[in-house]
RNA sequence: CACGCCCUUGCGGGAGAGACCGGUCCUUGCCGGCGCCGAAGAAGCAACCGCCCCGGAAACUUUCAGGCAAAAGGACCGCACGGGUACA
Repeated sequence: CACGCCCUUGCGGGAGAGACCGGUCCUUGCCGGCGCCGAAGAAGCAACCGCCCCGGAAACUUUCAGGCAAAAGGACCGCACGGGUACA
């Protein structure tokens, strides 16, 4: 030290599923009931990978949590600043 990779931050995009029923009463609230969703998080199995004793592991699975008008959130993708890092 160009590029690559990782991370914070900012911007843009970003799905699914009842604006359900009843009660309470000023309420984006609370309680009860039934039905659903998977892309915060969590957990499980596993293809696969490794330094192969063991460990790391999903967009798969389960829905504990969360969510089912809008808002908020949202895995993931792109861009930008900054920080870190391997090789040559």
The RNA shown here (Glycine riboswitch aptamer) has 88 nucleotides and comes from a Sphingomonadales bacterium. NCBI's taxonomy places the organism under Bacteria, Pseudomonadati, Pseudomonadota, Alphaproteobacteria, Sphingomonadales.